The RNA shown here (transfer RNA) has 72 nucleotides and comes from Patescibacteria group bacterium UBA2591. It matches the Rfam family "tRNA". It is annotated as a transfer RNA. It was read from a public genome assembly. The source organism's lineage runs through Bacteria and Bacteria candidate phyla. Model confidence (mean pLDDT): 80 of 100.
RNA sequence: UGGGGAGUAGUGUAACGGUAACACACCAGAAUUUGGAUCUGGUAACUGCAGGUUCGAAUCCUGCCUCCCCAG
Numbered sequence: 001u002g003g004g005g006a007g008u009a010g011u012g013u014a015a016c017g018g019u020a021a022c023a024c025a026c027c028a029g030a031a032u033u034u035g036g037a038u039c040u041g042g043u044a045a046c047u048g049c050a051g052g053u054u055c056g057a058a059u060c061c062u063g064c065c066u067c068c069c070c071a072g
Stems, first nucleotide, its partner, number of pairs: 001071007010024004018055001026042005048064005
């Protein structure tokens, strides 16, 4: 430099163009002599950035940023 892939709560992953979900973690409570485990409830992502298309974009298109792989 070229080609391919990835970027979404604190972490790991979902989401046929139609209100962004689940697990762990965290917070509160129940239970327990206390803690852990268990159970119940809750908080938290304007989806890497900027534009475009669309009634509507995490998703489609363009440009950029970061990381990984391959080639030189």